Description
Two RNAs folded together computationally: RNase P RNA and transfer RNA, 420 nucleotides in total. Its mean pLDDT, the model's own confidence on a scale to 100, is 76.
RNA sequence: AGAGUCGGAUAAAUGAUCGCUUAGUCUCUUAUGAGAACGAGAGGAAAGUCCGGGCUUCGCAGGGCAGGAUGCCGGAUAACGUCCGGUGGAGGUGACUCCAAGGAAAGUGCAACAGAGAUAUACCGCCAGCCUGUGCUGGUAAGGGUGGAAAGGCGAGGUAAGAGCUCACCGAUUCUCUGGUAACAGAGGAUGCCAUGUAAACCCCAUCCGAAGCAAGACCAAAUGUAAAACGUGUACCCUUGCCCGGGGUGUUUUCGGGUAGGUCGCUUAAGCCUGCUGGCAACAACAGGCUCAGACAGAUGAUCAUUCACGACAUAACCCGGCUUAUCGUCCGGCUCUUAAU
RNA sequence: GCGUCUGUAGCUCAGCAGGAUAGAGCAACGGCCUUCUAAGCCGUGGGCCAGGGGUUCGAAUCCCUUCAGGCGCGCCA
Repeated sequence: AGAGUCGGAUAAAUGAUCGCUUAGUCUCUUAUGAGAACGAGAGGAAAGUCCGGGCUUCGCAGGGCAGGAUGCCGGAUAACGUCCGGUGGAGGUGACUCCAAGGAAAGUGCAACAGAGAUAUACCGCCAGCCUGUGCUGGUAAGGGUGGAAAGGCGAGGUAAGAGCUCACCGAUUCUCUGGUAACAGAGGAUGCCAUGUAAACCCCAUCCGAAGCAAGACCAAAUGUAAAACGUGUACCCUUGCCCGGGGUGUUUUCGGGUAGGUCGCUUAAGCCUGCUGGCAACAACAGGCUCAGACAGAUGAUCAUUCACGACAUAACCCGGCUUAUCGUCCGGCUCUUAAU
Repeated sequence: GCGUCUGUAGCUCAGCAGGAUAGAGCAACGGCCUUCUAAGCCGUGGGCCAGGGGUUCGAAUCCCUUCAGGCGCGCCA
């Protein structure tokens, strides 16, 4: 210099004018409310709603069945399918990236077409015997062919031909020892290796899961049918999770109408943010100090002008957090790798 | 906002505990019939199964993710 990889930050700036939502203060008003100045006012994803939790209600939710989720090991956390660190595997020269990565030796299912044979097989070939037909019987998985997959691979010995039949090496399984918290790794020994794939097929094993959701729910105010139907005073109905047991209530459910779309709370001080320090490889945790940063309910961030630049992407909170995933114009910073050249 | 379901030919649907060249009806086009049209009969074309990725030998079907669309849900008695 070129090419690449990983991580982080930012998300046009400044000023003026006109608007919108709103905390506290002041003024006016019986009150609702109105006005004034001053201050505050969207995101890294506010999104998808894919996970996890807080919070709220149901009767505090117990047992069994069913169902769902997760799945190498250790840790972090309120919790997780997230994150961090490691192990094993795959890709890359490398930095680095990716992996739903338990069990197929519990059982069941499936494996189309092709192929002789798909979990058990002799089509061709090879060898032996009969026999001299282009045959029969037997042995054989080395070679050919089919397929995604055909008795662990390769070499030597051996044999009628072959074959873990025997042996060396590699692989596999298993035992012991060593290291490691563990996954696992290394070393040594034993076993000739009863047998393919699929569990994002059923299933088995281990762990976890009560249900519904802020239109949850609490309070205040106003108004409206003695409407109809079904079931029923309990072996019933409804609720509690899909079912059963257990438990709770006494009316419940449905349909057609009617009224209201009012107010207050929930609502933002929280697993919060910033700085420092300590522990830890890290995720993160502890401690100290400081800060308060939208809370609407027709739902507020916009418009115009001026100047400048790199000419501006994806997109707008609605109970709140932690993640994941997806969208995104650019700009800046840092770690590391490879190639080439120079020193 | 919350919950839930669906996406296969121009339209309406089958097929989805994996093995097809993805079918059916209507519609479209061509032919026969008819003086002509409709009806009827015969034939033909049209799909990358909403998009992307994964598991598998093999995916419309199983899994993940994205997109589009539909439906339901307030309170008072």

Rfam match: Bacterial RNase P class A. Rfam links the family to the GO terms ribonuclease P activity, tRNA processing and dimeric ribonuclease P complex. Rfam classes the family as a ribozyme.